[in-house]
RNA sequence: GGAGUAGAUCAAAUGGUCGCUGGAAGCUCUUUAAGGGUUUCCGGAGGAAAGUCCGAGCACCACAGGGCAGGGUGGUCGCUAACGGCGACUGGGGGUGACCCUAAGGAAAGUGCCGCAGAAAAUAUACCGCCCCGCGCUUGUCGCGAGGUAAGGGUGAAAAGGUGAGGUAAGAGCUCACCAGUAUCCCGGGUGACCGGGAUAGCUUGGUAAACCCCACCCGGUGCAAGACCAAAUAGGGGAACGUGGAGCGGCAACGCUCCAAAAGGCGGCCCGUCUUUCAGGUUUCCGGGUAGGUUGCUUGAGGCGUCCGGCAACGGGCGUCCCAGCUGAAUGGCCAUUGCCUGACUGUUACGUCAGGAACAGAACUCGGCUUAUUAUCUGCUCCGGCA
Numbered sequence: 001g002g003a004g005u006a007g008a009u010c011a012a013a014u015g016g017u018c019g020c021u022g023g024a025a026g027c028u029c030u031u032u033a034a035g036g037g038u039u040u041c042c043g044g045a046g047g048a049a050a051g052u053c054c055g056a057g058c059a060c061c062a063c064a065g066g067g068c069a070g071g072g073u074g075g076u077c078g079c080u081a082a083c084g085g086c087g088a089c090u091g092g093g094g095g096u097g098a099c100c101c102u103a104a105g106g107a108a109a110g111u112g113c114c115g116c117a118g119a120a121a122a123u124a125u126a127c128c129g130c131c132c133c134g135c136g137c138u139u140g141u142c143g144c145g146a147g148g149u150a151a152g153g154g155u156g157a158a159a160a161g162g163u164g165a166g167g168u169a170a171g172a173g174c175u176c177a178c179c180a181g182u183a184u185c186c187c188g189g190g191u192g193a194c195c196g197g198g199a200u201a202g203c204u205u206g207g208u209a210a211a212c213c214c215c216a217c218c219c220g221g222u223g224c225a226a227g228a229c230c231a232a233a234u235a236g237g238g239g240a241a242c243g244u245g246g247a248g249c250g251g252c253a254a255c256g257c258u259c260c261a262a263a264a265g266g267c268g269g270c271c272c273g274u275c276u277u278u279c280a281g282g283u284u285u286c287c288g289g290g291u292a293g294g295u296u297g298c299u300u301g302a303g304g305c306g307u308c309c310g311g312c313a314a315c316g317g318g319c320g321u322c323c324c325a326g327c328u329g330a331a332u333g334g335c336c337a338u339u340g341c342c343u344g345a346c347u348g349u350u351a352c353g354u355c356a357g358g359a360a361c362a363g364a365a366c367u368c369g370g371c372u373u374a375u376u377a378u379c380u381g382c383u384c385c386g387g388c389a
Base pairs, nucleotide, nucleotide: 001385002384003383004382005381006380007379008378009377012339013338014337015336016335017334018333020044021043022042023041024040025039026038027037028036029035030033046361050372051371053370054369055368056367057366058223059222060221061220065272066271067270068269070219071218072217073216074215075089076088077087078086079085090104091102092101093100094099105214106213110212111211112208113207114206127153128152129149130148131147133145134144135143136142137140161179162178163177164176165175166174180204181203182201183200184199185198186197187196188195189194227296228295229294230293237287238286239285240284241283242282244261245260246259247258248257249256250255262278263277264276265275266274267273303322304321305320306319307318308317309316310315341358342357343356344355345354346353
């Protein structure tokens, strides 16, 4: 100097002026209301506010139980309110390396798939070949037939572990040595996944579950347009369907209480279970009418910042300090000046010079923890290559 890799930070600043909006305090007006005006002070878009992909807080479904179906996750140990997230480690893969990726339980429970090529693609073979026997003849490294073989060659991503030696008619873990894998047992390290070592055994014939499936663990639903309240208005409208019995107790009776069965309905789908109602109550459905306004939820939080302790880290705890948007067709802005950054031109005294232009992705809508995507500028650590001293 170049290339790469891992992380972090910022998102122009200051002042003036005009305007919008939330809160606090004071003053004031009126038709006293969910009111208006004015003065002062404090505050007012993001690192992703985006995507709506996950998880929750919160609200409602009266309670929210068991199972099936369905869905999600899938190495180990930790963190967290939780997660499909984060941290560390292990196995496997990529890279010279710093580092990165991982959809990483089970193929001996079963089913399916592996195109073309190839003889044959899973209890899957004999195309070329090699050996032996028989027959034939033109007697040759020949042709035909039967048998043996899977070491050599070929095809393929993958073809019955690898190398070497012995052995054999020719071959083959057929036998042996070494290596690899697998199974069983033992020793050591580690919380663990797992790693290292030893012994025995010729046991050695795919891959794919990001195919169906099996195994382990987890999972109510709907969502701020959730929900709560107030005001106003209307026609407190009309029609249809379903709709019960029994027993006991108290009571003069009306009626009240309890239990059993049944019917309708609620609890994401189904079953069980459970709850509500049942002679004027409920459910379902059809026709018709009114309202669409306001307040609240709504911002004090699994909160931010600083510091100390624990932990490899994610993170947790102690102490201190701060309040940091709440709109509702949608406030958070416009203008001017100066400075800073970037680009270009000019000058030449190399200076904080002059002039012109520019500044990425992009706007809260209940809140928070993540992930993913878009993107300007700067800084830091590490790795590799080249050159110089």
A computed fold for a 389-nucleotide RNA from a Deltaproteobacteria bacterium, annotated as Bacterial RNase P class A.
The prediction has a mean pLDDT of 76.
Lineage of the source: Bacteria > Pseudomonadati > Myxococcota > Myxococcia.
A source record names the gene rnpB.
The model forms 98% of the base pairs in the Rfam consensus.